Predicted 3D model of a 76-nucleotide RNA (transfer RNA) from a Bacteroidia bacterium. Lineage of the source: Bacteria > Pseudomonadati > Bacteroidota > Bacteroidia. Its Rfam family is "tRNA". Model confidence (mean pLDDT): 82 of 100.
């Protein structure tokens, strides 16, 4: 300095390839216990990196940026 990949709930990962964004884990609240832990059951948690553009409809297409890697080049 180039190609390419990859950003989604705190945290790891899904989401039929454009048609209503979900699990498990973490923390909440109930159960269970003398009281914790485990186990059970709920509920709750999203500006999908950012910023435009395509469409009736974008996490998914296309550009521009930022960020994390991978490769390759410089390093005379």
């Nucleotide at each position: 300095u180039g190609u390419c990949u990859u950003a989604u709930a705190g945290c790891u990962c899904a989401a039929u390839u454009g048609g209503u964004g979900g699990a498990g884990c973490a923390g909440c609240g109930a159960u269970c216990u003398g009281a914790u832990a485990c186990g059970u059951c709920g509920a709750a948690g999203g500006u999908u990196g950012u910023a435009g553009g395509u469409u009736c409809a974008a996490g998914u297409c296309c550009u521009g940026c930022u960020a994390a890697g991978a490769c390759a080049a410089c390093c005379a």